[in-house]
RNA sequence: AACUCAUCCAGAGCGAGGGAGGGAACGGCCCUUUGAACUCGCGGCAACCCCCGGAGCGCCGGGACGGUGCCAAAUCCGUCAGGACAACCCUGAAAGAUGAGCG
Numbered sequence: 001a002a003c004u005c006a007u008c009c010a011g012a013g014c015g016a017g018g019g020a021g022g023g024a025a026c027g028g029c030c031c032u033u034u035g036a037a038c039u040c041g042c043g044g045c046a047a048c049c050c051c052c053g054g055a056g057c058g059c060c061g062g063g064a065c066g067g068u069g070c071c072a073a074a075u076c077c078g079u080c081a082g083g084a085c086a087a088c089c090c091u092g093a094a095a096g097a098u099g100a101g102c103g
Base pairs, nucleotide, nucleotide: 003101004100005099006098007097008096013042014041015040016039017038021031022030023029025079026078027077028076043071044070045069048067049066050063051062052061053060054059075095080092081091082090083089
């Protein structure tokens, strides 16, 4: 890499460097020289792993030193299928992301 499982309408940004892109792909729509990507420092969010307690065990409550993750917009919206259909819209899937396990 691949595979398995869980989650994805909540939450959380300042500074320094950098100097034109960024939001996975495509379409849309946005963000961005009032400074993008990226790097560093500090801060924060959350609670997957982890720790404590209780229950018969896919649960409940609590914690946050440590391993990850994250800090515009629901995974920004859509893409495929079904429903509805004037339009809006609803449900599911796919894809993606993150974690844990396996490898």
SAM riboswitch aptamer (S box leader) from an Aggregatilineales bacterium, 103 nucleotides, folded computationally. Of the family's consensus pairs, 97% are formed in the model. Its mean pLDDT, the model's own confidence on a scale to 100, is 84. Its Rfam family is "SAM riboswitch aptamer (S box leader)". From the family's description: The SAM riboswitch is found upstream of a number of genes which code for proteins involved in methionine or cysteine biosynthesis in Gram-positive bacteria. NCBI's taxonomy places the organism under Bacteria, Bacillati, Chloroflexota, Anaerolineae, Aggregatilineales.